[in-house]
Molecule: transfer RNA
Organism: Thermoplasmata archaeon
């Protein structure tokens, strides 16, 4: 320099493919309660996210574009 992947609560993910039941699931941290003599375990409730900008659509986590970041693979290295 070029090429492909990936970015979703505090943290790990599903979900993107084929646009809508997504006011986004699950697990876990935090925070409340119910169980116990108490603790732990085990339930249960709750809070909290789509990296940033434009675009197409009635309708975008998704589709399209450009940025920013983050990894991989190639080239280059006189």
């Nucleotide at each position: 320099g070029c090429u492909c992947c990936c970015g979703u609560g505090g943290u790990g993910u599903a979900g993107u493919c084929c646009g809508g039941c997504c006011a986004a699931g699950c697990a876990u941290u935090a925070g409340g309660g119910a169980c116990u003599c108490u603790c732990a375990a085990u339930c249960c409730c709750c809070c909290g996210a789509c990296u940033c900008g434009g675009g197409u659509u009635c309708a975008a986590a998704u589709c399209c574009c450009g940025a920013c970041g983050g990894g991989a693979g190639c080239a280059c290295c006189a």